[in-house]
Predicted 3D model of RNase P RNA and transfer RNA as a complex of 374 nucleotides.

Order: sequence, then structure tokens, then C1' cells
RNA sequence: GGAGCGGGCCGCGCGGCCGCUCGCGGCUUCGCGCCGCGGGAGGAAAGUCCGGGCUCCGCAGGGCAGGGUGGUGGAUAACGUCCACCGGGGGCGAAGCGCACCAGCAGUCCGGGUGACCGGGCUGGCUCGGCAAACCCCACCCGGAGCAAGGCCGAAUAAGGAGACGCUCGAGGGUGGCCCGCCCAAUGUCUCCGGGUUGGCCGCAUGAGGCGGAGGGCAACUUCCGUCCCAGAUGGAUGGUCGCGGGCCCGCCCCUCGGGGCGGGUGACAGAACCCGGCUUACAGGCCCGCUCUGGUC
RNA sequence: UCCCCGGUAGCUCAGUCGGUAGAGCGGUUGGCUGUUAACCAAUUGGUCGCUGGUUCGAGUCCGGCCCGGGGAGCCA
Repeated sequence: GGAGCGGGCCGCGCGGCCGCUCGCGGCUUCGCGCCGCGGGAGGAAAGUCCGGGCUCCGCAGGGCAGGGUGGUGGAUAACGUCCACCGGGGGCGAAGCGCACCAGCAGUCCGGGUGACCGGGCUGGCUCGGCAAACCCCACCCGGAGCAAGGCCGAAUAAGGAGACGCUCGAGGGUGGCCCGCCCAAUGUCUCCGGGUUGGCCGCAUGAGGCGGAGGGCAACUUCCGUCCCAGAUGGAUGGUCGCGGGCCCGCCCCUCGGGGCGGGUGACAGAACCCGGCUUACAGGCCCGCUCUGGUC
Repeated sequence: UCCCCGGUAGCUCAGUCGGUAGAGCGGUUGGCUGUUAACCAAUUGGUCGCUGGUUCGAGUCCGGCCCGGGGAGCCA
């Protein structure tokens, strides 16, 4: 210096002009109208595959059903994630229902061989062989729904029509699949038709938060101290254009073979929507570390 | 946001507890007919959406992707 494997990180920079959205301050003709300052997408914001926070269901109680996980120990709010170590992932068991074209055995047929025997096909389902990423058994875990959760205000409509069930021996409801328990329940409940509204505010941006340092631990991770505040749209903002610089690709030229100059092209995957921890998938190009192999020079 | 269903031959669909992938229509060839249709006979045709895994063996079981379709949610 090159190639391969594994891991981690970044994923255009600066400036001018014109816009968008949120917050604060000021002006105001009071209309978020104008001005100023500040903030403004990602490593995956994605798929919605797991796990939690949060909110509501009176409590989240018992049983059945159902679902999930599967070595041991640890980390964590929790996990199917992560770390470490065994070592190749619970159980075919004198349990079941099964499978069998894998292994063995038995029977039978075919071919080869003088023969012992060898090879192949079919049948059986015999085996303290095999198969559970089918059913099943064992151990452990799981109440349901989801920010369109949920709360407040405002507007409009009609104690509208039909059918069914029921009024304490109770229909039905309390967002569970079923049963029990508990609570509510009579101008009641359910279904269908018909009607109205397609508004505003909170939730909602300080969090299992980021960065730096010290300590503990093999590690995942954790404790303490200091410091910072860093998106909040709702037909859905975070953009467009120009210049300079730098990266990559292509072509031409020069060259002291290290490279240099000119012209053109390109900039990926993709975009928050209640918030986090993971997994998976997509990704132009670049940087760093470790291991293995290898070329040159001293 | 939550939930459900589907992808198998050119088309429409079956496929049981995993054991050699099928039906109808279609296509091709031959027959019948003066010819066509109908009819008869033979025949053709598969990346089981893609990709990994479990297994002796996967359309079927498990994981991850891709594509298509559908449903629920306001007030009284």
C1' cells in the first nucleotide's frame, strides 16, 4: 500500500435573496395585520413487528378458553432486545393423537455373485431409534382499548319514526371471547331508518433527555457531579433559487508517474404527528478501529 | 391509529394433521363436417408472491419483506 471479514461513526459546508411555521417582544387602522429577535426533521422520522410510559374502562378479583417465550446467569421501566458464559438450545418419558420417502429390524420381490453376501423396490409401523418452528406435556408471562385515548367549551338538530326485548323471578349496560363474583338499572335497553355537526382549547413538548468529567462492572449497563433546553404542523410548516468551497463519476489534455488542469453530470434512502427502548427493512458517498491474507521498501 | 382477508397453470378457484400439485374454462394437434361452431380423443402449461429457517422431506409450519382488497371509530 492492496483485498476480505467484523464493529463504530458521519451522511454536504458557508453566504445572499424570496417564502412557510411556532415562541417572545414591540407597533397597531385592532385584522395574528406589520416589524424585530430566536427555534425549526432522521439514522432510519419508514414497516407498525415486539416492549413500556401515559389516559380511560368502578376494582383489574377467580376460573375456562386464547396468545406469547423457552440453556444458565445478569442488564433494564419492560421486552421476543442487549451482555457474559456453557455450548447448539425445555420434554418422544414403561403419557396420548399422529407422521415416516431419515436410521435399524422383519416379511416379500427384482438384479448381481459359485457362495457367504451386496445393491435396489414395495409392505409393516415392530424399536426404553427419529420427528414437537403440527396437535400435545412442562415451566414462566399476558385484563381490555388506544392521543380519533381522555377532559373542557361552543354550534346545530327533534323528549322524531318503526321493530324487538323487558320493568325486581329483571331486558340490558359497566369497550374484555365465555362463565362466576361485584356495581348500575326502568317515560328503560337494543337494532334499523331519519336528523345534526365536519369548530376551538387542553392533553403537547423537561424527558427511563442530550453533552462533558469522575467512580463501579469483563460487558450490557449503572451511580454521582457540572452544564444545556434542542420541532410542534392540523389540507398538515421545516422550502425554492443563486454564488463559492468540498465529495463522487465521466471525458479530454499535461506530466518529473506522486499528481495537476479544463469541461460536463450527480448528491442517496427517505420526511415528524402523544412520547420513549428495541427489532427489521431502504440507503449515493465518506471516515475511524480491530482481525486475517498479501505486495513493495528499509 | 387499530383490525381482518387474499396472492397456486393464460383466467376462475380446490389442495385434510407436512409425504410425487389438481379441477373447470382456455391453448395445440388429430377426428367428425362441404366449412365453422358444438361434440369426441390425445396433449400442453406451475419461480405455489419473494427471501431465509425448522425438518429426512414445506404450497402447508416459523421469521422478515413485497403487492392487492376491505372494515372500525363524532353528537343527540
Record summary
It holds a member of the Rfam family "Bacterial RNase P class A". Gene Ontology terms of the family: ribonuclease P activity, dimeric ribonuclease P complex and tRNA processing. Model confidence (mean pLDDT): 77 of 100.